This is a predicted complex of two RNAs, RNase P RNA and transfer RNA, with 479 nucleotides together. The coordinates come from a structure-prediction model, not an experiment, and the mean pLDDT is 78. It holds a member of the Rfam family "Bacterial RNase P class A". Rfam links the family to the GO terms tRNA processing, dimeric ribonuclease P complex and ribonuclease P activity.
[in-house]
RNA sequence: GGAGCGGGCCGGGUGAUCGCCGCGGCAACGCAUCCGCCGGGGAGGAAAGUCCGGACUCCACAGGGCAGCGUGCUGGUUAACGGCCAGCGGGGGCGACCCCAGGGAAAGUGCCACAGAAAACACACCGCCGAACUCGCGGGGGCGACCCCGCGGGUGGCAAGGGUGAAAAGGUGCGGUAAGAGCGCACCGCCGUCGUGGCGACACGGCGGGCAGGGAAAACCCCACGCGGAGCAAGACCGAAUAGGGGGGCGUCCGAGGCUGGCCCGGCCGAAGCCCCCGGGUUGGUCGCUAUCGACCCCGCGGGUAACCUCGGGGCUAGAGGAAUGAUCACCGCUCGUCGCGCGGCCCUCGCUGAGAGCCGCGCAACGGGGACAGAAUCCGGCUUACAGGCCCGCUCUCCGG
RNA sequence: GGGGUCGUAGUUCAGUUGGUUAGAACGCCGGCCUGUCACGCCGGAGGUCGCGAGUUCGAGUCUCGUCGGCCCCGCCA
Numbered sequence: 001g002g003a004g005c006g007g008g009c010c011g012g013g014u015g016a017u018c019g020c021c022g023c024g025g026c027a028a029c030g031c032a033u034c035c036g037c038c039g040g041g042g043a044g045g046a047a048a049g050u051c052c053g054g055a056c057u058c059c060a061c062a063g064g065g066c067a068g069c070g071u072g073c074u075g076g077u078u079a080a081c082g083g084c085c086a087g088c089g090g091g092g093g094c095g096a097c098c099c100c101a102g103g104g105a106a107a108g109u110g111c112c113a114c115a116g117a118a119a120a121c122a123c124a125c126c127g128c129c130g131a132a133c134u135c136g137c138g139g140g141g142g143c144g145a146c147c148c149c150g151c152g153g154g155u156g157g158c159a160a161g162g163g164u165g166a167a168a169a170g171g172u173g174c175g176g177u178a179a180g181a182g183c184g185c186a187c188c189g190c191c192g193u194c195g196u197g198g199c200g201a202c203a204c205g206g207c208g209g210g211c212a213g214g215g216a217a218a219a220c221c222c223c224a225c226g227c228g229g230a231g232c233a234a235g236a237c238c239g240a241a242u243a244g245g246g247g248g249g250c251g252u253c254c255g256a257g258g259c260u261g262g263c264c265c266g267g268c269c270g271a272a273g274c275c276c277c278c279g280g281g282u283u284g285g286u287c288g289c290u291a292u293c294g295a296c297c298c299c300g301c302g303g304g305u306a307a308c309c310u311c312g313g314g315g316c317u318a319g320a321g322g323a324a325u326g327a328u329c330a331c332c333g334c335u336c337g338u339c340g341c342g343c344g345g346c347c348c349u350c351g352c353u354g355a356g357a358g359c360c361g362c363g364c365a366a367c368g369g370g371g372a373c374a375g376a377a378u379c380c381g382g383c384u385u386a387c388a389g390g391c392c393c394g395c396u397c398u399c400c401g402g
Numbered sequence: 403g404g405g406g407u408c409g410u411a412g413u414u415c416a417g418u419u420g421g422u423u424a425g426a427a428c429g430c431c432g433g434c435c436u437g438u439c440a441c442g443c444c445g446g447a448g449g450u451c452g453c454g455a456g457u458u459c460g461a462g463u464c465u466c467g468u469c470g471g472c473c474c475c476g477c478c479a
Stems, first nucleotide, its partner, number of pairs: 001398010012332007020042002023039004044373001048384002051382005056231004063265004068227005073087005088102001089100004103222002108220002111215002125162002127158003132155010170188006189211001190209008235287004245278006257269003280478002294316001296315005302309002334370005340364007348356003403475007412428004421459001430446005452468005
C1' cells in the first nucleotide's frame, strides 16, 4: 500500500424573526371561553414493525383434566424474556472471526419423486467363482462297478468391483478364500460399560462387543419445562342524549346466566331476571398521564472472564388527544462539481543557469448543488427492520521497502 | 389496541400428503382468411411464484424474518 474481520459513536451548530402545543406567573373578569404580556420546555437511534418479555389496571383470586400455544446443548444474568454473557458440541474460513430451530428417528404412523436389481422385512442388472450336487462333450486309466483331467451349461455360492442415485446397510489396509464377506486381525468410527477431570453440557482413558440402529421431527408425533384472561378504547369519577320500543330464546332454587380465548369438573356469585337480533342514542369533561422518586441516565471505587451487581456523587421539566415540535434569513461546519491562485511530484517541448504546456495530490478563495431513514400517543427491557454521509478503536491475511 | 385473510403471466384465477418442464381463460405478437376490419383457424412470446434467508437430494408449497393490500371487533341504554 491492498484485501478483510470485530466493536463503539455521531446523525448538523449558533443567532434573529414569524408561527404551533403544553406548563408557571401577571393582567382582566361575577364565572367560563377567547385575547394580551413575561418566563421556561417541546421527538429518535430507531420514536417504526408490534415479534417477545414485564410494570400497571380490571375481572365473583385464577384449583384439576383435556385441548391449544410457546420454549428446547450447559451454566449464569435479570423484574421477566424466545434477550444478553460465558462455555460445550457441530460446520465454514489460510486467518482475524462467523453461523447453528443444537431434546428424541432402538414408542408408533406416514414419506423418500426420477433413475436403479434393490430405498428400510434389503437386494442381485453387469460382474466374480466353479468348492458341493448334477447334465453334456472330449481325452486318459481300469477286466469291470467306476475314477482322474479339460471344456461348456444348470442348481448354486458371493457382494469385492462396475453401474444408478441426494442417500446402497461401517471406512482403510493386511490376511483369508473357489470367489468373497467383520470371516479373522490392526487402526479409525460406532455401541455398551467402568474410571478420571469438570457444577454441567462434555472431554480423555481402560475394558468388552464384530456392528445392531439410512435420512427427515422447519411430516404427524413423543418427552421435559412454562403459560388464568383481557388490555390505557385497561380502569375510576362526573355529565349528556334516546323509545328503557319491537321480535325471538332460556329460566325462577331440581337454578337461566356470569366469573372477557375452547370444552369438562370443582369453587364462587346469582335473580325475576338473563341472552341474541332489529331499532334508538352519544361521539363530552376530569383523572389514569408523565423526572417529581424511578427495573431511568452519566461518572467513579469495588466484585465478577463477561452479561451483570453493590456503594458513592451528579443529572432528569414533550405530554397532545386526529394529535404541536414548523418555516424563512444570516453566519459557521460537512460533502460534491466547476473555474481561478499557490505549493509539491511526474512527464514533455524549446532558442535550456531558464521559460512554457499536460496530469496527479494538497491548501486557499469564489459560485452552484446536496444533507438520509423516519416521527412520540400508558410506561419500560429486548429483538427485528430502514438509514445520505462521516468519525474512532482493536485485530487478521498479503505485498513492497528498511 | 386486538384478530383474520390474501399476494402466482398485462388482467382474473388454478396449482396437496414438497417431485422433475408452473398451467387455464381473456389480452398481446406474427401468419392465414377478406377488397378492408371484425369473427374464425394456425403458431408464438410473456413468470425474480411480493422480497430475503433457512430446512431438504429437491420449495410456488414447509419454517423464520420482512413489505404491501383488504376485511372485522370495541361506547351507552